[in-house]
Predicted 3D model of a 78-nucleotide RNA (transfer RNA) from Limnochorda pilosa.
């Protein structure tokens, strides 16, 4: 320098292909019940505006463009 993949809740991920119902799942966290307590089980709850900006559209996590970060491959150098 070129190419590819990834970026969504504290962590790990789905959703993107084919734009449209309230952005969801597991773990974790908080509260309650069961238990003498712990652990465990069950019930309920909080937590996001989807990496940043711009564009298209009635409508964007989803499509397009630019940028940022991480990983991988190649080239260059030695």
């Nucleotide at each position: 320098c070129g190419g590819g993949c990834u970026g969504u809740a504290g962590c790990g991920c789905a959703g993107c292909u084919u734009g449209g119902u309230u952005a969801g799942c597991g773990c974790g966290c908080c509260a309650g019940a069961c238990u003498g307590g712990g652990g465990g089980u069950c019930u309920g709850g909080a937590g996001g505006u989807c990496c940043g900006g711009g564009g298209u559209u009635c409508a964007a996590a989803u499509c397009c463009c630019c940028g940022c970060a991480g990983c991988c491959c190649g080239a260059c150098c030695a």
Lineage of the source: Bacteria > Bacillota > Limnochordia > Limnochordaceae > Limnochorda. Its Rfam family is "tRNA". Its family is annotated with triplet codon-amino acid adaptor activity in the Gene Ontology. Rfam describes the family as follows. Transfer RNA (tRNA) molecules are approximately 80 nucleotides in length. The RNAcentral record of the sequence draws on ENA. Its mean pLDDT, the model's own confidence on a scale to 100, is 81.